[in-house]
RNA sequence: GAGGUUGUAGUUCAAUGGUCAGAGCACCGGCCUGUCACGCUGGAAGUUGCGGGUUCAAGUCCCGUCAAUCUCG
Numbered sequence: 001g002a003g004g005u006u007g008u009a010g011u012u013c014a015a016u017g018g019u020c021a022g023a024g025c026a027c028c029g030g031c032c033u034g035u036c037a038c039g040c041u042g043g044a045a046g047u048u049g050c051g052g053g054u055u056c057a058a059g060u061c062c063c064g065u066c067a068a069u070c071u072c073g
Stems, first nucleotide, its partner, number of pairs: 001072007010025004018056001027043005049065005
């Protein structure tokens, strides 16, 4: 330099172009327990890397760009 893959909550990952983007773990509160853990229950936490485009509607499709990673030179 060329090409591929990935980027979503603190973290690991889901989500067929169509409900308010969800789940596990972690975090916070309540219940349970003599206490902790376990268990039960509720809650908080998102500019879907960034910038544009297409569309009635985009995490998803298209273009550019950045980062990580792999392959080739």
Molecule: transfer RNA
Organism: Coccomyxa sp. Obi